[in-house]
Context: one part of a larger RNA
RNA sequence: UUGGGUUUAAAGGGUCCGUAGGCGGAUUAAUAAGUCAGAGGUGAAAUCCCACAGCUUAACUGUGGAACUGCCUUUGAUACUGUUAAGCUUGAGUAUUGGAGAGGUACAUGGAAUUGAUGGUGUAGCGGUGAAAUGCAUAGAUACCAUCAGGAACACCGAUAGCGAAGGCAUUGUACUGGCCAAUAACUGACGCUGAUGCACGAAAGCAUGGGUAGCGAACAGGAUUAGAUACCCUGGUAGUCCAUGCCGUAAACGAUGCUCACUCGAUGUAUGCGAUACACUGUAUGCGUCCAAGCGAAAGCGUUAAGUGAGCCACCUGGGGAGUACGCCGGCAACGGUGAAACUC
Repeated sequence: UUGGGUUUAAAGGGUCCGUAGGCGGAUUAAUAAGUCAGAGGUGAAAUCCCACAGCUUAACUGUGGAACUGCCUUUGAUACUGUUAAGCUUGAGUAUUGGAGAGGUACAUGGAAUUGAUGGUGUAGCGGUGAAAUGCAUAGAUACCAUCAGGAACACCGAUAGCGAAGGCAUUGUACUGGCCAAUAACUGACGCUGAUGCACGAAAGCAUGGGUAGCGAACAGGAUUAGAUACCCUGGUAGUCCAUGCCGUAAACGAUGCUCACUCGAUGUAUGCGAUACACUGUAUGCGUCCAAGCGAAAGCGUUAAGUGAGCCACCUGGGGAGUACGCCGGCAACGGUGAAACUC
C1' cells in the first nucleotide's frame, strides 16, 4: 500500500462557516471527452511463457511462436458518466400567516441570605470538633432589634422540561438581534451534500492593564491528628473567583458514537404546532425520553435520535513502553499550545 477498522479493545477532528477537490434529483435533444467494439501503426533486442533443436544431460545456447495487458491514428456504438441547450418540481431556498423557547448582546430592576458599620437591649461566654485546641470576647463578644453600606449568586417555579453548532444558557423588565417549528404550496428552478488548507467561536484554570472584593478560597500561617502528616479535620487567609478590554486555545470539550440523505415491526411518556371530530380521544409534523421486533454486536448492549441496511464526503487507527517526549518549524507576553520521531527495550 491493499485489506480491515474507529461507543467500551488502537482509532471521530471541541464546534460552526466555508475555498480547492470529491460526489450529486428527474425529462428531452445534441455531442462523443470518459466507456465499448472493429481496423491500422507502434510497443528494439535480450528477459518471462510455449514448442522444437544444439553441446553425452542439465545449467547454458539457438530457431520459431505467443506475449509485451501500453500508446497513437482511424471507423463505428451511445446505455451509463461528462459537456452543451431546453424545459420539470419532489431536493434546496424564498414568501405569507402563526407558534414555543434559561439562544445572544446591552441597559435597567427586585427580594432573601452572608459579612461589615452605627445605635439599642443584655451578660459571660462564643465558636469549633470524633474529642480538642488555635481563634473571638468585660476595651462588652455570641444572641435579639433597628438603620445603613457593599459585593456576589438568583430559593420556590424546576421537570428523564426548554433553547443553542459546540462551549454553554435561569430573579424581573425593556431595546436590539440569531436560529428553529408548523400550516399554505404563491415564487426561484438542482441553486445541493461533504469539506484538505483557511476563517470564526470555544468551559475552567492561567496571563496583561485598570477597577472591584461580601462570601468562598489554591499558596501561606497557626491549632489538631499521627510513628511522621509538607494531607484529610479546625481557626485565619493572599492570588483567584466578579467587571471592562486584550491574550491563551486546552478538557473525561463525552452520547468516550463525524456530517448529510434514503430505507427497515411496534408499545408508551413528554414539549410545541397543525388538522378532523366534538370534550377526551385520534391523526400528523418537529424535538426530548423509556421499552422492544427484524437485524447488528466479542459481549455489555444498540435498535426510525442505530452501534441495522445502503450511498457520498471528511477525519483518524495499525503491539506495549520509550512519548505526546526529543529535535526542527509555527503560534504565544509568559505559562504553554500545534505539528511530531528515533535509538533502545519487552
Molecule: small-subunit ribosomal RNA, central domain
Organism: uncultured prokaryote